This is a predicted structure of a 71-nucleotide RNA (transfer RNA) from an Anaerolineae bacterium.
It matches the Rfam family "tRNA". Rfam classes the family as a transfer RNA.
NCBI's taxonomy places the organism under Bacteria, Bacillati, Chloroflexota, Anaerolineae.
The prediction has a mean pLDDT of 80.

[in-house]
RNA sequence: UCGGGGAUCGUCUAAUGGCAGGACAGGGGACUUUGAAUCCUCUAAUCAUGGUUCGAAUCCAUGUCCCCGAG
Numbered sequence: 001u002c003g004g005g006g007a008u009c010g011u012c013u014a015a016u017g018g019c020a021g022g023a024c025a026g027g028g029g030a031c032u033u034u035g036a037a038u039c040c041u042c043u044a045a046u047c048a049u050g051g052u053u054c055g056a057a058u059c060c061a062u063g064u065c066c067c068c069g070a071g
Base pairs, nucleotide, nucleotide: 001070002069003068004067005066006065007064010024011023012022013021018054026042027041028040029039030038047063048062049061050060051059
């Protein structure tokens, strides 16, 4: 440089173009003599900028970063 793949809460992982969900972690509460475990609840995210569309995490373009391959 070229080709392919990927980027979603703090971490991991879902989501036929139609309310962004779950687990762990964290905050609060219940339970307990205390703690652990268990249960309830809350907080928290779509890599960036444009485009298509009534509607985009999803489709398109460009860029950034990561992985694999070729030269």